[in-house]
RNA sequence: GCGGAGGGCUGGAUGACCGCGGCAGGGCAACCUGUCGAGGAAAGUCCGGACUCCAUGAGGCAAUGGUGCCGGGUAACGCCCGGCGGGGGCAACCCCAGGGACAGCGCCACAGAGAACAGACCGCCCAUCCCCGGAUGGGUAAGGGUGAAACGGUGGGGUAAGAGCCCACCGGGGGGCUGGCAACAGCGCCCGCAUGGCAAGCCCCACCAGGAGCAAUGCCGAAUAGGGAUCGCGUGCGGGUUCGCCCGUAGGGCCGCCUUGCCCCAGCAGAUCCGGGUAGGCAGCUAGAUCCGGCCGGUAACGGCCGGACCAGAGGAAUGGUCAUCCAUCCGCGCAAGCGGUGGACAAAAUCCGGCUUACAGGCCCUCCGCGCAA
Numbered sequence: 001g002c003g004g005a006g007g008g009c010u011g012g013a014u015g016a017c018c019g020c021g022g023c024a025g026g027g028c029a030a031c032c033u034g035u036c037g038a039g040g041a042a043a044g045u046c047c048g049g050a051c052u053c054c055a056u057g058a059g060g061c062a063a064u065g066g067u068g069c070c071g072g073g074u075a076a077c078g079c080c081c082g083g084c085g086g087g088g089g090c091a092a093c094c095c096c097a098g099g100g101a102c103a104g105c106g107c108c109a110c111a112g113a114g115a116a117c118a119g120a121c122c123g124c125c126c127a128u129c130c131c132c133g134g135a136u137g138g139g140u141a142a143g144g145g146u147g148a149a150a151c152g153g154u155g156g157g158g159u160a161a162g163a164g165c166c167c168a169c170c171g172g173g174g175g176g177c178u179g180g181c182a183a184c185a186g187c188g189c190c191c192g193c194a195u196g197g198c199a200a201g202c203c204c205c206a207c208c209a210g211g212a213g214c215a216a217u218g219c220c221g222a223a224u225a226g227g228g229a230u231c232g233c234g235u236g237c238g239g240g241u242u243c244g245c246c247c248g249u250a251g252g253g254c255c256g257c258c259u260u261g262c263c264c265c266a267g268c269a270g271a272u273c274c275g276g277g278u279a280g281g282c283a284g285c286u287a288g289a290u291c292c293g294g295c296c297g298g299u300a301a302c303g304g305c306c307g308g309a310c311c312a313g314a315g316g317a318a319u320g321g322u323c324a325u326c327c328a329u330c331c332g333c334g335c336a337a338g339c340g341g342u343g344g345a346c347a348a349a350a351u352c353c354g355g356c357u358u359a360c361a362g363g364c365c366c367u368c369c370g371c372g373c374a375a
Base pairs, nucleotide, nucleotide: 001371002370003369004368005367006366007365008364009363010362012326013325014324015323016322017321018320020037021036022035023034024033025032026031039346043357044356046355047354048353049352050351051213052212053211054210064209065208066207067206068205069083070082071081072080073079084098085096086095087094088093099204100203104202105201106198107197108196121144122143123140124139125138126137127136128135129134130133152170153169154168155167156166157165171193172191173190174189176187177186178185179184217283218282219281220280227274228273229272230271231270232268233267235250236249237248238247239246240245251265252264253263290309291308292307293306294305295304296303297302327344330341331340332339333338
C1' cells in the first nucleotide's frame, strides 16, 4: 500500500428570535421569571421479570405450551460469557433447533433391478446347447449405471469369478486406563462388523410454566335519575264527634265468616339523613436489578466496596419552527485552488426494568489476519 476479520462510539455544532409541555416562585387575574424536556433503537410487542388484582390447604398425576451439548453469570430468561463437538475459511474469524433412531409407530418423492431383517439392469465367472455370437441354467456383488442416501472404506492375499472369506491401516462397537467439575479428549486391549436417514412427523426422557394486565388496582366523589330509613300530609278499614276534626290500625275493598283464586286501590316534583354507582379528581407515576467515576475479585459475562449525580413524567399526549455562520453529504462547472446549488439516516416516550430482533445517510476510533514493497 491492497484485501479482509472482530469490537466500540457518534448520529449535525454555535448563536439569535418566536412557540409548546411539566415543576418551582411571583401576581387578584391576564400573565411573568427560573429550571427541566426522547432514543440507540423510544419500534416489533417476540421472550424474561418487577408491581397490582383474581384464583389457590399442601403435594402428586394427567393434559397443553415451551426449553434441550457442558460449566458459569443473572431477580429471571428462549439472554449473556467461557469451553466442547461438527462444518466453512490460507488466516484473523464465522455458522450450528447441538438430548434420544436396539421403547414404539410412521415416512423415505423422482430415478433405479433393489430404499431396510434388500436386490441383480449392464457386467464378470462356470456349465449346457447351437450356424463363434447368442440363448438357457447356476454362481457372484469387485466394476458400471440410478439416487440425497445402495447394508463399512483403501490396499493386498485369495478365488472359476468374487465376497471380512483372510490380513494391514482407517472407520465402527464393547469394556478399561489417564486428563478434565463436566461436555469431551488421548492411549492401548477385545470384536470381522453386530441392525441406513428423518425426532424441523408422532413420540420418549429431563427441566420450566395458575390467569389477567397500569384501560392492572386503591382512595375521594357531584348534578340528575333511582334505592333505603324516619317524620309530616294523605289513603283504606274500624270507632268517636261539638262536623272543625280526633283516636286506633296497616294492607284494604269486592265479601257476613273461613280457605283459595281473579280483578281494583296502596299516593306526595314534602322535609331530613344514609348508602351504592356514574361524570370528574387524586394516587399508582417515575429514585431505580438507575447513571457516572475510581479501586478490588474474576479469562469473561458479572459481582463487591467507596465517592458523586438526579435524568420527561403530562391528558390521546409537549419535546417544534425561522434565520445566520460553520462541519459533513450529494449534484454541476473547473487541470487545480476553488465557485454555485442542495440540504441532514432510521425514527419518536405513554407503569417500569433486563434481553432479543428489525430499521439506520454519513463520520470517527481500537484490535487482529493475509499478501506485496522498502529498510
Bacterial RNase P class A from Paracoccus sp. SCN 68-21, 375 nucleotides, folded computationally.
The coordinates come from a structure-prediction model, not an experiment, and the mean pLDDT is 76.
Rfam family: Bacterial RNase P class A. Rfam's curators write: Ribonuclease P (RNase P) is a ubiquitous endoribonuclease, found in archaea, bacteria and eukarya as well as chloroplasts and mitochondria. Its best characterised activity is the generation of mature 5'-ends of tRNAs by cleaving the 5'-leader elements of precursor-tRNAs. Cellular RNase Ps are ribonucleoproteins. RNA from bacterial RNase Ps retains its catalytic activity in the absence of the protein subunit, i.e. it is a ribozyme. Isolated eukaryotic and archaeal RNase P RNA has not been shown to retain its catalytic function, but is still essential for the catalytic activity of the holoenzyme. Although the archaeal and eukaryotic holoenzyme s have a much greater protein content than the bacterial ones, the RNA cores from all the three lineages are homologous -- helices corresponding to P1, P2, P3, P4, and P10/11 are common to all cellular RNase P RNAs. Yet, there is considerable sequence variation, particularly among the eukaryotic RNAs. Identified in Yersinia as Ysr151/RnpB. Gene Ontology terms of the family: dimeric ribonuclease P complex, ribonuclease P activity and tRNA processing.
Of the family's consensus pairs, 95% are formed in the model.
The gene name in the source record is rnpB.